The RNA shown here (transfer RNA) has 72 nucleotides and comes from a Bacteroidia bacterium. It matches the Rfam family "tRNA". The family's RNA type in Rfam is transfer RNA.
RNA sequence: AGGCUUGUAACUCAGUGGUAGAGUACACGUUUGAUAAACGUGGAGUCGGUGGUUCGAUCCCACUCAAGCCUA
Numbered sequence: 001a002g003g004c005u006u007g008u009a010a011c012u013c014a015g016u017g018g019u020a021g022a023g024u025a026c027a028c029g030u031u032u033g034a035u036a037a038a039c040g041u042g043g044a045g046u047c048g049g050u051g052g053u054u055c056g057a058u059c060c061c062a063c064u065c066a067a068g069c070c071u072a
Base pairs, nucleotide, nucleotide: 001071002070003069004068005067006066007065010024011023012022013021018055026042027041028040029039030038048064049063050062051061052060
């Protein structure tokens, strides 16, 4: 320098154009003599960033940032 992959909640990940979700973790509650476990409820997201396409974008396109891999 060129190419490929990945980026979504604190963490691990789903979500192939129509209201952003699950598990774990965290807080609270039920339960217990008290813990743990179990069950329930709740908080937590500018979907890496900017722009474009579209009635509508996590999703499609361009550029860009970060991490990893390959080639030179």